[in-house]
């Protein structure tokens, strides 16, 4: 001086699943009883690529125990028009470490 690796940050790319029923509030239209839109709450249905949890091969051990990945599984949380620092990917910057 510097590859890889780790953390942070900026920009870009990047899904899925009811814009469901009912109830409440507000507004508008039509006219006396309804419709539409927005927001909120419950319920059921559904998605999984925030997070979280689980485990295989394998490692350790006499055994038990323990370690052990995910875009796999669960669906606690989160989400289901639009939206969205969503996992993940690309580029750049800062820091750590450091093969050579």
């Nucleotide at each position: 001086c510097c590859a890889a690796c780790c953390c942070g940050c900026g920009c870009g790319g990047g899904a899925g699943a009811g814009u469901c029923u009912c109830c409440g509030u507000c507004g508008c239209c039509c006219c006396c009883g309804g419709g539409c839109g927005a927001c909120g709450g419950c319920g059921c249905g559904c998605c999984g690529a925030a997070g979280g949890a689980g485990c295989a091969a394998c490692c350790c051990c006499u055994c038990c125990c323990g370690g052990g990945a995910a875009c796999c599984u669960c669906u606690c949380a989160g989400g289901c028009a639009c939206c969205g620092u969503u996992a993940c990917c690309g580029c750049a910057c800062g820091g750590g470490c450091g093969a050579g």
Source information
The RNA shown here (Glycine riboswitch aptamer) has 100 nucleotides and comes from Mangrovactinospora gilvigrisea. Its mean pLDDT, the model's own confidence on a scale to 100, is 75. It was read from a public genome assembly, where an Rfam model found it.